Predicted 3D model of a 102-nucleotide RNA (Purine riboswitch aptamer) from Peribacillus deserti. Its mean pLDDT, the model's own confidence on a scale to 100, is 78. It matches the Rfam family "Purine riboswitch aptamer". About the family: Riboswitches are metabolite binding domains within certain messenger RNAs that serve as precision sensors for their corresponding targets. It was read from a public genome assembly, where an Rfam model found it. Of the family's consensus pairs, 100% are formed in the model. NCBI's taxonomy places the organism under Bacteria, Bacillati, Bacillota, Caryophanales, Peribacillus.

RNA sequence: AUAAUUUAAUAUGGAUUGCUUCAUAUAUCCUCGAAAAUAUGGUUCGAAAGUAUCUACCAAAUCACCGUAAAUGAUUUGACUAUGAAGACAGAUAAAAUAGUA
Numbered sequence: 001a002u003a004a005u006u007u008a009a010u011a012u013g014g015a016u017u018g019c020u021u022c023a024u025a026u027a028u029c030c031u032c033g034a035a036a037a038u039a040u041g042g043u044u045c046g047a048a049a050g051u052a053u054c055u056a057c058c059a060a061a062u063c064a065c066c067g068u069a070a071a072u073g074a075u076u077u078g079a080c081u082a083u084g085a086a087g088a089c090a091g092a093u094a095a096a097a098u099a100g101u102a
Base pairs, nucleotide, nucleotide: 003017004016005015006014007013019087020086021085022084023083024082025081026056031047032046033045034044035043041066042065050057058078059077060076061075062074063073064072
C1' cells in the first nucleotide's frame, strides 16, 4: 500500500479517477538582457532556446572562488509535468498441532 466511483450481472469482467513502480522527454540544463549585493555579499526581474511534449526550469546542504571588482563555479540530494507500460490481497514458503492412509 492493498482505494474510490461507475457499468455490468457472475466473467473474481470492463471503464474512469486517485495511488505505486518503470520507461521516454530534460540534462530541473544552456544562451542572453536589465537592475542589485560585495568576503556578515554572491541576489532579483525578464526574454529566448532545448522536448515528435503541455508545464516546469527550482530548493537545500557542503566545498570553492572573487582582496572590494564584476563576475561566479563545483559536488550531492530532491521532484514536478506530459505520454506510454505494468501493478494492487490472493497466493507462496516455513514451522507446529490434529486426523486419515501407507